Model confidence (mean pLDDT): 82 of 100. FMN riboswitch aptamer (RFN element) from Allokutzneria albata, 143 nucleotides, folded computationally. Its Rfam family is "FMN riboswitch aptamer (RFN element)". Gene Ontology term of the family: FMN binding. About the family: The RFN element is a highly conserved domain that is found frequently in the 5'-untranslated regions of prokaryotic mRNAs that encode for flavin mononucleotide (FMN) biosynthesis and transport proteins. Of the family's consensus pairs, 100% are formed in the model. The RNAcentral record of the sequence draws on Rfam and Ribocentre.

[in-house]
RNA sequence: GUGCGCUACCGGGGUCGGUGGAAGUCCGAACCGGCGGUGACGGGGUCAGGCCCCGAAGCCCGCGACCCGCUGGCAGCCAGUCAGCGGUUGACCUGGUGAGAGUCCAGGGCCGACGGUGAAAGUCCGGAUGGUAGGCAGCGCAC
Numbered sequence: 001g002u003g004c005g006c007u008a009c010c011g012g013g014g015u016c017g018g019u020g021g022a023a024g025u026c027c028g029a030a031c032c033g034g035c036g037g038u039g040a041c042g043g044g045g046u047c048a049g050g051c052c053c054c055g056a057a058g059c060c061c062g063c064g065a066c067c068c069g070c071u072g073g074c075a076g077c078c079a080g081u082c083a084g085c086g087g088u089u090g091a092c093c094u095g096g097u098g099a100g101a102g103u104c105c106a107g108g109g110c111c112g113a114c115g116g117u118g119a120a121a122g123u124c125c126g127g128a129u130g131g132u133a134g135g136c137a138g139c140g141c142a143c
Base pairs, nucleotide, nucleotide: 001143002142003141004140005139006138007137009135010134015029016028017027018026030123031122032112033111034063035062036061037060041055042054043053044052045051058110059109067087068086069085070084071083072082073081074080092108093107094106095105096104114126115125116124
């Protein structure tokens, strides 16, 4: 350093106004963007570099939350719970530069689980002091 295992910790953001009997749900305007990958951008290291390090996509690839199902464990069944697997799961164009743009620059768009609610929710409340993609640290084993 790599792989495997164990343990601990971390692990989601966002509102004002108008109307109204009532709206953070409508209308107008605003605001927000989980995780891994990629990377023609940016910063740094180096004498220098095509080398090294750091950062960089909501709508490019993939993953996760929600929901549905299957198999197995714990129970005689159900329910519940744990493990594994499968399904479902949103959104981008135009122009510029260029050898090349899904990622850069400019402009204009678009998207956002389920349940609840005095009135329809990405932004309020709830499941959730939960779960999870993963991240980081320590320890052990192997190479």